Bacterial RNase P class A from Salinisphaera sp. Q1T1-3, 353 nucleotides, folded computationally.
């Protein structure tokens, strides 16, 4: 030079003029106008996936049944999210992934091919000692079949019931030792996962698979700002029926526990305004602890609250020539979308000196 990881941080700029919201304050012909000052959409504000704070409902009490998580140690309000580390695997490597317990409770899959797919299996095959039958030569051999006996070679297959090597046998097998793998216990290191590999011991639990039902382990009460609270108007504080400890008391069943009323049928009236609603698990900054996620102390800012929904319109002038896109109770992470810029630290590769 060129290729890539991993982190952060911006997301048109500025003047002008006319036009919106909020708040503060001022003035008027005051239930509205009007003037000054401030302040005003995102990194995902977006999906509504998770988790919380808040509000109602019994006090949200216990069980089941459903649902969620799953190596270890931490962070946090809390999480399934973030950190560090472990164990697996991808990458030359900076790094990057994981739905990661548990197959020795059970049940259940694995297409074709193969003999045979988990205490299976005999197609080529390899013995023929032990038992029968036959035929050769000749009295003991050889061949052939049968009954039997093996899974050491061969095939198929992703995958074939440890591996090599000796022994052993009729032929052969962990049938036996060596070793190297595998399990179980010690040893050491580490808070742990786990790791190294010291002694021991065992012929060896007999495969995959649980984002397959299934087992263990830890967590969950619902519904949600269209919760909820309060005022004001308006009507019929209407009628009928049915059942009353049946039933009602906001996901399902069950106990327990309150509790008079509950329910279904016809009809009447209102949908209007205030709060909730923005000082927060807040933001910036800096010191200290931690490897880090963080956390603590000090300082310093107030940074949107609409409600048919607030930030548009036009004009000059620059530019990275503008992607993906707009709050709706609020906040911590995830997930997707994406024109671009700019910073920092790491690794390969070439080449020069």
């Nucleotide at each position: 030079g060129g290729a890539g990881c991993c982190g952060g941080c911006c997301a048109u700029g500025c003047a002008g003029u006319c036009g919106c919201g909020g708040c503060a304050u001022c003035g008027c012909c005051c239930u509205g106008c009007g003037g000054u000052g401030u302040c005003g959409a995102g990194g995902a504000a977006a999906g509504u996936c998770c988790g919380g704070g808040c509000u109602c409902c019994a006090c949200a009490g216990g069980g089941c049944a459903g649902g969620a998580c799953g190596c270890c140690a931490g962070g946090u309000a809390a999480c399934u999210c973030c950190u560090g580390g472990g164990a697996g695997g991808c990458g030359c490597g900076a790094g990057c992934c994981u739905a990661c317990g548990g197959a020795a409770a059970g049940u259940g899959c694995a297409a074709c091919a193969g003999a045979g797919a988990g205490u299976a299996g005999a197609c080529c095959g390899c013995c023929u000692a032990c038992g029968g039958u036959c035929c050769g030569c000749a009295u003991g051999c050889g061949g052939a079949c049968c009954c039997g006996g093996c899974a050491a070679g061969g095939c198929u297959g992703a995958a074939a019931g440890g591996g090599u090597g000796c022994g052993g046998u009729a032929a052969g097998a962990g049938c036996g030792c060596a070793c190297c793998g595998c399990g179980c216990g010690u040893u050491c290191g580490g808070u742990a996962a786990c790791g190294a590999g010291u002694c021991g011991u065992g012929g060896c639990a007999c495969g995959g698979u649980a984002a397959a039902c299934c087992c263990c382990g830890u967590c969950c009460g619902g519904a949600g700002c269209a919760a909820g609270a309060c005022c004001a108007a308006a009507u019929a504080g209407g009628a009928g029926g049915a059942c009353g400890a049946c039933g009602u008391g906001c996901g399902g069943c069950c106990c327990g526990c309150a509790u008079a009323g509950u329910c279904c049928u016809c009809g009447g009236g209102u949908a209007g305004g205030u709060c909730g609603c923005a000082u927060g698990a807040g933001g910036c900054g800096u010191u200290c602890g931690g490897c880090g996620a963080c956390g603590a102390g000090c300082g310093c800012c107030c940074c949107a609250g609409a409600u048919g929904a607030a930030u548009g319109a036009c004009u000059g002038c620059g530019c990275g020539c503008g992607a993906c896109a707009g709050a709706a109770c609020c906040c911590g992470g995830c997930u997707u979308a994406u024109c671009g810029g700019c910073c920092g630290g790491c690794u390969c590769c070439u080449u020069u000196u």

It matches the Rfam family "Bacterial RNase P class A". Rfam classes the family as a ribozyme. Rfam links the family to the GO terms ribonuclease P activity, tRNA processing and dimeric ribonuclease P complex.
The sequence was found by an Rfam model in a public genome assembly.
Lineage of the source: Bacteria > Pseudomonadati > Gammaproteobacteria > Salinisphaerales > Salinisphaera.